This is a predicted structure of a 73-nucleotide RNA (transfer RNA) from a Candidatus Woesearchaeota archaeon. The sequence is in RNAcentral, with records from ENA. The source organism's lineage runs through Archaea, Nanobdellati and Candidatus Woesearchaeota. Its mean pLDDT, the model's own confidence on a scale to 100, is 83.
[in-house]
RNA sequence: GGGCUUGUAGUCUAGCGGCUAUGACAUCGCCUCGACAUGGCGGGAAUCUCCGGUUCGAGUCCGGACAGGCCCA
Numbered sequence: 001g002g003g004c005u006u007g008u009a010g011u012c013u014a015g016c017g018g019c020u021a022u023g024a025c026a027u028c029g030c031c032u033c034g035a036c037a038u039g040g041c042g043g044g045a046a047u048c049u050c051c052g053g054u055u056c057g058a059g060u061c062c063g064g065a066c067a068g069g070c071c072c073a
Stems, first nucleotide, its partner, number of pairs: 001072007010025003018056001027043005049065005
């Protein structure tokens, strides 16, 4: 340099163009316990990497950029 691929809460992850963006762990509160752990209930936390485009509508499709991974040279 070229090809392919991935980018979503602190971490991991789901998401046929119609969604108020899913779940787990973590975190916070309450309950349970003599206490801790476990368990139960509930809350907060992501303008979906960035910039454009298509569309009535984009996390999702298209183009470019940036970053990670794999392969080729």

Description:
It matches the Rfam family "tRNA". The family's RNA type in Rfam is transfer RNA.